Small-subunit ribosomal RNA, 5' domain from a metagenome, 547 nucleotides, folded computationally.
The coordinates come from a structure-prediction model, not an experiment, and the mean pLDDT is 83.
It matches the Rfam family "Bacterial small subunit ribosomal RNA".
The full RNA is in RNAcentral, with records from SILVA.
Context: one part of a larger RNA
RNA sequence: GAAUGAACGCUGGCGGCGUGCUUAACACAUGCAAGUCGUACGAGAAAUCUUUAAGCUUGCUUAGAGAAAGUAAAGUGGCGCACGGGUGAGUAACGCGUGGGUAAUCUAUCUUCGAAUUCGGAAUAACAUUGCGAAAGCGAUGCUAAUACCGGAUAAUAUUUUAAAUACUUUGGUUUUAAAAUCAAAGGUAGCCUCUACAUGUAAGCUACCGUUUGAAGCUGAGCUCGCGUACCAUUAGCUUGUUGGUAAGGUAAAAGCUUACCAAGGCUACGAUGGUUAGCUGGUCUGAGAGGAUGAUCAGCCACACUGGAACUGACACACGGUCCAGACUCCUACGGGAGGCAGCAGUGAGGAAUUUUGCGCAAUGGGGGAAACCCUGACGCAGCAACGCCGCGUGAGUGAUGAAGGCUUUCGGGUCGUAAAACUCUGUCGAGUGGGAAGAAAAAGUUUGAAAAUAAAGUUUCAAACUCUGACGGUACCAUUAAAGGAAGCACCGGCUAACUCCGUGCCAGCAGCCGCGGUAAUACGGAGGGUGCAAGCGUUAUUC
Numbered sequence: 001g002a003a004u005g006a007a008c009g010c011u012g013g014c015g016g017c018g019u020g021c022u023u024a025a026c027a028c029a030u031g032c033a034a035g036u037c038g039u040a041c042g043a044g045a046a047a048u049c050u051u052u053a054a055g056c057u058u059g060c061u062u063a064g065a066g067a068a069a070g071u072a073a074a075g076u077g078g079c080g081c082a083c084g085g086g087u088g089a090g091u092a093a094c095g096c097g098u099g100g101g102u103a104a105u106c107u108a109u110c111u112u113c114g115a116a117u118u119c120g121g122a123a124u125a126a127c128a129u130u131g132c133g134a135a136a137g138c139g140a141u142g143c144u145a146a147u148a149c150c151g152g153a154u155a156a157u158a159u160u161u162u163a164a165a166u167a168c169u170u171u172g173g174u175u176u177u178a179a180a181a182u183c184a185a186a187g188g189u190a191g192c193c194u195c196u197a198c199a200u201g202u203a204a205g206c207u208a209c210c211g212u213u214u215g216a217a218g219c220u221g222a223g224c225u226c227g228c229g230u231a232c233c234a235u236u237a238g239c240u241u242g243u244u245g246g247u248a249a250g251g252u253a254a255a256a257g258c259u260u261a262c263c264a265a266g267g268c269u270a271c272g273a274u275g276g277u278u279a280g281c282u283g284g285u286c287u288g289a290g291a292g293g294a295u296g297a298u299c300a301g302c303c304a305c306a307c308u309g310g311a312a313c314u315g316a317c318a319c320a321c322g323g324u325c326c327a328g329a330c331u332c333c334u335a336c337g338g339g340a341g342g343c344a345g346c347a348g349u350g351a352g353g354a355a356u357u358u359u360g361c362g363c364a365a366u367g368g369g370g371g372a373a374a375c376c377c378u379g380a381c382g383c384a385g386c387a388a389c390g391c392c393g394c395g396u397g398a399g400u401g402a403u404g405a406a407g408g409c410u411u412u413c414g415g416g417u418c419g420u421a422a423a424a425c426u427c428u429g430u431c432g433a434g435u436g437g438g439a440a441g442a443a444a445a446a447g448u449u450u451g452a453a454a455a456u457a458a459a460g461u462u463u464c465a466a467a468c469u470c471u472g473a474c475g476g477u478a479c480c481a482u483u484a485a486a487g488g489a490a491g492c493a494c495c496g497g498c499u500a501a502c503u504c505c506g507u508g509c510c511a512g513c514a515g516c517c518g519c520g521g522u523a524a525u526a527c528g529g530a531g532g533g534u535g536c537a538a539g540c541g542u543u544a545u546u547c
Base pairs, nucleotide, nucleotide: 001547002546003545004544006543007542008541009540010539013394014393015392016391017390018389019387020386021352026350027349028348030347031346032345035079036078037077040076041075048067049066050065051064052063053062054061055060056059086305087304088303095230096229097228098227099226100225101224102223105222106221110218111217112216113215114214115213116212117211118152119151120150121149127142128141129140130139131138132137158182159181160180161179162178163177164176165175167174168173187210188209189208190207191206192205196203197202198201231277232276233275238268239267240266243265244264245263246262247261248260249259250258280302281301282300283299284295285294286293287292307328308327309326310325311324330341331340332339333338358384360383361382362381366380367378368377369376370375397427398426399425400424407418408417409416410415431488433483434482435481436480437479441474446469447468448467449466450465451464452463453462454461491536492535493534494533495532496517497516498515502531503530504529505528506527512519513518
């Protein structure tokens, strides 16, 4: 000099864009942060209103019907909950970075291309009746549905086994042939009457769309593996028994001591093993002419973790932050028998600390989940609030104005200086204040109308195009116009040298200053005050840290 997620002191007008627990991975009150689908399924209220009747207490009660409503809430089932969001405790490691391999692998949803979608069965929740319990919750009996569950049929270029071939290849790859064995499914919605049945328009029929099963290819994502790179300590020199390799078996989506039995005795190491300390890694960031050094907040990629430790279940994917089970610590409820919980999600609270924000608004946009869609959910996200925490921009006025006013300071008492500074006169109108107008961000989707194309016996349907309708948290914000008015808006540090800037008074090795040299003991440009000056400026200094 540059820099910071900064803090502290003094001061503080406005705006834009960013950033904001670096400490206790400490403990958490409260609310919200993951739901959705009735076009999978069975069932299904109530308040309230209308009306009818009865009773009488004369404006109430009871009963019936209709609407509310096939709505709410609950249940079975499907998909999602493995994404998104947080944190950096652990980890010195194939964790990360980079470049390869997978002929050793998997991949729900999505896209493209094929084939199929057949016949049956038994339950169970909800519900009803009922039992136990303070509660959390648990049980018994009876009934019922499905795209829930189960069985059968059929099926190949699928899988497995056997035999064989061929060319390209070379770990279990691709291709071809033959034989055998094995494995599947579910319907829903809308419409139609050509065929069949009833003979009206309905389905056992047909069509379209959405699903379901199976196969191939792709996309995307993931697993495993290898080369190289990746902090400090030798005041850590030897380490290792599933250890190193083989055979066999098991196991996985998949190679492998991954696991087990047996056999062999190997394997790593001064090119630093083993041990210890510290640490998430990277793109980047800061500095520097560069080489390098330091660092890893925000943003982006990867990894790990979710009160602590362990385990599996479900699933395409988890050994799962707002799932399950076990153990532990802590907190809470309890009828003492037993239960409930997990903010390193967004706000917020306590504690710790020099120190870090609102228990805000909205799904309008972007993105995500569900749904055919309408739509619902979304503390992701978009916005607003707080903080000079940072960067950038603007303002606090401009011109004229000497009798160099008053006043302050100083003086050699002549003067000098603050100083064109002020006053005064003439202007301007940024920001702020008032008044009026007032956005873009919105295009889709959907609905209505019209047209075109596809397919069909026809209709419906699907796709495309056009027009109209509808949707804004921010926000009456940005912005524009206009009114009055110099009015409301400057401080901080320094002035001995380094280092830009000097005099007076007070003090008298005292009080004090100080980054280094050093200053102060009666004329202190170095302490304290004043006048003046210098520097930066809505900031200025100090402290800490890095280069």